[in-house]
RNA sequence: GGGGGCUUAACUCAGCGGUAGAGUGCUAUCCUCACACGAUAGAAGUCGCAGGUUCAAAUCCUGCAGUCCCCACCA
Numbered sequence: 001g002g003g004g005g006c007u008u009a010a011c012u013c014a015g016c017g018g019u020a021g022a023g024u025g026c027u028a029u030c031c032u033c034a035c036a037c038g039a040u041a042g043a044a045g046u047c048g049c050a051g052g053u054u055c056a057a058a059u060c061c062u063g064c065a066g067u068c069c070c071c072a073c074c075a
Base pairs, nucleotide, nucleotide: 001071002070003069004068005067006066007065010024011023012022013021018055026042027041028040029039030038048064049063050062051061052060
C1' cells in the first nucleotide's frame, strides 16, 4: 500500500428497511432466622462517528475512527 471480518445495555451476543431485544450482572419486593438458590417487577442504549438514499435506517450506500486477520512492499 491492497483486501476482508467486527463495533448494538456494565459484560457476552441476537436483531439484516417498519416500536431496539435476550442471557448474565445491577436495583426493589417476595421467599429465608440470615445468606445463597428460586419467584415477580424494574432501571440501564445518541445501535463507533459524520454524511447520503428512503415516507421510514441498527439494517442499504460513502467517508472517517478503533480493533482483529490475510496479502504485498521495504529492511

Annotation: Predicted 3D model of a 75-nucleotide RNA (transfer RNA) from a Candidatus Krumholzibacteriaceae bacterium. The source organism's lineage runs through Bacteria, Candidatus Krumholzibacteriota, Candidatus Krumholzibacteriia, Candidatus Krumholzibacteriales and Candidatus Krumholzibacteriaceae. Its Rfam family is "tRNA". Rfam's curators write: Transfer RNA (tRNA) molecules are approximately 80 nucleotides in length. By type it is a transfer RNA. Model confidence (mean pLDDT): 85 of 100. RNAcentral records the identical sequence in 2 taxa.